[in-house]
RNA sequence: GCCAGAAUAGCUCAGUUGGUCAGAGCAUCGCAUUCGUAACGCGAAGGUCGUGGGUUCGACUCCCACUUCUGGCU
Repeated sequence: GCCAGAAUAGCUCAGUUGGUCAGAGCAUCGCAUUCGUAACGCGAAGGUCGUGGGUUCGACUCCCACUUCUGGCU
């Protein structure tokens, strides 16, 4: 230098033939339980879907550029 893939909650990840509310587990907080703690149960909070444009009535999803990371080729 070229090619491919990834970027979504504090962490690990789902979710896309474009529309229905953006979700799960762990972690955090609250409640309940217990003599008390942990575990188990119930609930809450937490997101500019990497950045910027474009297409569209409508974009996490499609297109382009860029950034970072991973792998391959040279």
Molecule: transfer RNA
Organism: Candidatus Hennigimonas equi